A computed fold for a 267-nucleotide part of an RNA from an uncultured Erysipelotrichaceae bacterium, annotated as large-subunit ribosomal RNA, domain VI. Its Rfam family is "Bacterial large subunit ribosomal RNA". Model confidence (mean pLDDT): 89 of 100. The sequence was found in a public genome assembly.
Context: one part of a larger RNA
RNA sequence: CGUUGGAAAUUUGAAGGGUGCUGUCCUUAGUACGAGAGGACCGGGAUGGACGUACCGAUGGUGCACCAGUUGUAUCGCCAGAUGCACAGCUGGGUAGCUAAGUACGGAUAGGAUAAACGCUGAAGGCAUCUAAGCGUGAAACCUGCCUUAAGAUUAGAUUUCCCAUUCACUUGAUGAAGUAAGACCCCUUAUAGACUAUGAGGUUGAUAGGUCAGAGAUGUAAGUGUAGUGAUACAUUAAGUUGACUGAUACUAAUAGGUCGAGGGU
Numbered sequence: 001c002g003u004u005g006g007a008a009a010u011u012u013g014a015a016g017g018g019u020g021c022u023g024u025c026c027u028u029a030g031u032a033c034g035a036g037a038g039g040a041c042c043g044g045g046a047u048g049g050a051c052g053u054a055c056c057g058a059u060g061g062u063g064c065a066c067c068a069g070u071u072g073u074a075u076c077g078c079c080a081g082a083u084g085c086a087c088a089g090c091u092g093g094g095u096a097g098c099u100a101a102g103u104a105c106g107g108a109u110a111g112g113a114u115a116a117a118c119g120c121u122g123a124a125g126g127c128a129u130c131u132a133a134g135c136g137u138g139a140a141a142c143c144u145g146c147c148u149u150a151a152g153a154u155u156a157g158a159u160u161u162c163c164c165a166u167u168c169a170c171u172u173g174a175u176g177a178a179g180u181a182a183g184a185c186c187c188c189u190u191a192u193a194g195a196c197u198a199u200g201a202g203g204u205u206g207a208u209a210g211g212u213c214a215g216a217g218a219u220g221u222a223a224g225u226g227u228a229g230u231g232a233u234a235c236a237u238u239a240a241g242u243u244g245a246c247u248g249a250u251a252c253u254a255a256u257a258g259g260u261c262g263a264g265g266g267u
Base pairs, nucleotide, nucleotide: 001152004174005163006162007161008160009159010158011157015149016148017147018146021049022048023047024046025045026044027043033038051106052105053104054103055102059100060099061098062097066093067092068091069090070089071086072085073084074083075082076081110144111143112142117137118136119135120134164265166178167177168176169175183261184260185259186258187203188202189201190200191199208254209253210252211250212249213248214247215246217243218242219241224237225236226235227234228233
């Protein structure tokens, strides 16, 4: 820009894309078959491999603004306590998120038309013949089916709901313009989204983000003080103190104010 008024939702599915794998074991059955050795088709069930998709409740990994321990050195006047630097100084743990080695699920069932092949009926050609007319069976291949994109499918589809028939201009026309309606956007707070954009949640009639409070989870018993010991240290106060992303509550802070666009409907 189009989709023949302007919008907001919900959809149909033309046409694309994806998927499509396979082992072992049990049973049928030591049956059919076979002198024996051996040993099935068909059917039923169990469990794997690789691959794929999703997810993080559990198991783990990571987790550079979380907690603790610790070495050297410097500084805060000293002690104590802290902080800086040394690969994040090193080490032990670890929330959210992300993740696999973890968890869950998938390939199917089924239908159609067929290939090779196997048939029925059947002439040409009194027989015979699956074929010439006609009719069947038949494969991981094909078309469906399952998942997914999808009306720019210009053949531009369908359904539901909302907004209404304003004003001006030469009142010539499917004319042009202006304010509006429903609605949308700019702008702002942002995350389940993200390179940007887009998408989603919100913008005071508000829990959108931050803060605060409470909790979960993490770390593992802070500082100070007291007691015991010559002391290193231990114990008590103390499951302490601290705590990024998680959960809930709470308008304290910031989403204020403001602006822009947007129909008048041909035969």